[in-house]
RNA sequence: AAAUUGGUUUUCUAGGGUUCCGUAAUAGCGAUAUUAGUCUGGUCCGAGAGAAAACGCACAGUCAGGGCUGUGUACACGGUGGGAUAAAAGCCUAGGAGUU
Numbered sequence: 001a002a003a004u005u006g007g008u009u010u011u012c013u014a015g016g017g018u019u020c021c022g023u024a025a026u027a028g029c030g031a032u033a034u035u036a037g038u039c040u041g042g043u044c045c046g047a048g049a050g051a052a053a054a055c056g057c058a059c060a061g062u063c064a065g066g067g068c069u070g071u072g073u074a075c076a077c078g079g080u081g082g083g084a085u086a087a088a089a090g091c092c093u094a095g096g097a098g099u100u
Stems, first nucleotide, its partner, number of pairs: 007055006015045002020042002022039001023036005056073007075095001077098001081093003
């Protein structure tokens, strides 16, 4: 100095916090209020480099045709800072900077 390609969606997981619910403490006769994520949790967020499925794509075979069947869809070390939401994060920035 050059190279830098990567399909979409859904469900879920590692992980994540604290709007809501629940839980705990305190106050209150009570309804309820305040505080706590330094509360296992339900809702919630959630992976390019985690999983599965469907669709898609490529190639091959087959069918008059629509279509059907099979195979493949590889690899992937990685900050700081910033951003969204209530908040945080393996979310977004970002297969970025960097490293090699």
Description
A computed fold for a 100-nucleotide RNA, annotated as Guanidine-I riboswitch aptamer. It was read from a public genome assembly, where an Rfam model found it. The model forms 100% of the base pairs in the Rfam consensus.